[in-house]
Context: one part of a larger RNA
RNA sequence: CUGGGCGUAAAGGGAGCGUAGGCGGAGCUUCAAGCAAUCUGUAUAAUCCUGGGGCCCAACCCCAGUCCUGCAGAUUGGACUGUAGCUCUUGAAUAGUUCAGAGGCAAGCGGAAUACCUGGUGUAGCGGUGGAAUGCGUAGAUAUCAGGUAGAACACCAAUGGCGAAGGCAGCUUGCUGGGGACCUAUUGACGCUGAGGCUCGAAAGUGUGGGUAGCAAACAGGAUUAGAUACCCUGGUAGUCCACACAGUAAACGAUGCAUACUGGGCGUCCGGAUUUAAUUCGGGUGCCGCAGCUAACGCGUUAAGUAUGCCGCCUGGGGAGUACGUACGCAAGUAUGAAACUC
Numbered sequence: 001c002u003g004g005g006c007g008u009a010a011a012g013g014g015a016g017c018g019u020a021g022g023c024g025g026a027g028c029u030u031c032a033a034g035c036a037a038u039c040u041g042u043a044u045a046a047u048c049c050u051g052g053g054g055c056c057c058a059a060c061c062c063c064a065g066u067c068c069u070g071c072a073g074a075u076u077g078g079a080c081u082g083u084a085g086c087u088c089u090u091g092a093a094u095a096g097u098u099c100a101g102a103g104g105c106a107a108g109c110g111g112a113a114u115a116c117c118u119g120g121u122g123u124a125g126c127g128g129u130g131g132a133a134u135g136c137g138u139a140g141a142u143a144u145c146a147g148g149u150a151g152a153a154c155a156c157c158a159a160u161g162g163c164g165a166a167g168g169c170a171g172c173u174u175g176c177u178g179g180g181g182a183c184c185u186a187u188u189g190a191c192g193c194u195g196a197g198g199c200u201c202g203a204a205a206g207u208g209u210g211g212g213u214a215g216c217a218a219a220c221a222g223g224a225u226u227a228g229a230u231a232c233c234c235u236g237g238u239a240g241u242c243c244a245c246a247c248a249g250u251a252a253a254c255g256a257u258g259c260a261u262a263c264u265g266g267g268c269g270u271c272c273g274g275a276u277u278u279a280a281u282u283c284g285g286g287u288g289c290c291g292c293a294g295c296u297a298a299c300g301c302g303u304u305a306a307g308u309a310u311g312c313c314g315c316c317u318g319g320g321g322a323g324u325a326c327g328u329a330c331g332c333a334a335g336u337a338u339g340a341a342a343c344u345c
Base pairs, nucleotide, nucleotide: 004316005315006314007299008298012313014201015200016199017198021194022193023192025088026087027086028085029084031082033081034080035077036076037075038074039073040072041071042070049065050064051063052062053061054060091191092188093187094186095185096183097182098181099180103177104176105175106174107173108172109171110154114150115149116148117147118146119145120144121143125136126135162169163168206247207246208245209244210243211242215241216240220236221235222234223233258312259311260310261309262308263307266290267289268288269287270286271285272284273283274282275281294301295300318345319344320343327338328337329336330335
């Protein structure tokens, strides 16, 4: 290079925006770069192959043809790709009407629970466990009532539900703001798809500076258990968890399934919108289940495809060594990205 693959065997980039590039809707016309046909020149000879001939045969030698499927030029063709021009509306987008939503950011407010503080009542226990003990309590605890303070999270509604590109998003109100669906006309007229590099976003833990700290809780301490118990259980408890700003850039970042478009039987739910005689039905967009054909090694997938096809990107090539070493880049660090080989089975 050809070829085969990527749900679970190795393999989809965590996600988006987008540069170069690749690919690209319908009709008419132009050119002839690609493309096709014919011709000419050239592509040394030998070798190889085919046919024939000469040494008695063969090796060997001679002749002819093929071959070297290339390159250049000339002529012609005009389907397809391309080029240039004109036109179109179905792809895409915009305007209008309308709808749903934990989409995002900021500010304010609320109740339950918890802990602590103050005061009242009250007395000997409380707490905890498999059973205990450590712990708390006569300096008055636990329980109960009243008041106050603080931080964090928002029961019920709640769903197999909704929104978001992914990560993710849930008390209530207000402000600002992104995206999406449906309906109809109208407007632009291919403005599209994908996307190497690049840029942006990116759970938790972690890092820096400054706050905050009720509960929970790595580390740590003690009590148990045990042969031991650096654990599981219990009593405590610091980072952290929360906020602001900055960094980090990874996850079983999962649907373990890249994005886009077209096509291909049905049935049962559910969310949003439209049409309709307002109720049967039906149309569009999501979200689920079951299943035809087909696919699959099987499991299973099955109009939300893992079916049938096309375009573009990413990735895989036996296990271990190893996501290691070295180098480079980034980072305050932790580390992240890129990423081997010897050797061995």
Molecule: small-subunit ribosomal RNA, central domain
Organism: uncultured bacterium